[in-house]
This record gives sequence, structure tokens and C1' cells, in this order.
RNA sequence: CAAGACUGCAUGGGAGAGACCGGCUGCAAGGCCGGCGCCGACGGAGCAACCCCCCAGGAAACUCUCAGGCACAAGUGACCGUGCAGUUGAA
Repeated sequence: CAAGACUGCAUGGGAGAGACCGGCUGCAAGGCCGGCGCCGACGGAGCAACCCCCCAGGAAACUCUCAGGCACAAGUGACCGUGCAGUUGAA
């Protein structure tokens, strides 16, 4: 000097599943309660390849759905791209 890596912020893209049934409220949109049916890519929990290993522990986009969600919209929605800042830094 600088590819790359990590963290934070901003921004773009970003799926799934009942506009279900009943009741209450409301001019309406909508909101609330109950019921059954569903979804996984926030969170949470469990197991595992594997890592490590005295014990023990870590570990997924897999599994379960407690929470959350199931028209449009919204979303602190994983993940990916771009920019900025910081740390590190091969050739």
C1' cells in the first nucleotide's frame, strides 16, 4: 500500500402460512375475545455432523412452535448486494 475477514450504521432486494368461523364494538376501515386450521427466515428450545475434550462445553438454514406470524400494508424478516466508519490484514 492493499485483496480479504470481522463489527456498527445507512440503503436496496427479500419468502412462508385462513381477507377462516362465531361474538362484541364501530358510519366504515379497523380493533378485541373465543374456536379450529396453518407458517418459519426475528426470538426461544431440542438434537446432530463437526470442534474441543478429565469433566464439561460450543454448534445449523435441521427439528419443535412457547412467544411471534397467516389479504394489501407493515415488519429489529434470516440471508444477499452496495456505501460509510472502525479493527485486522495476505500478496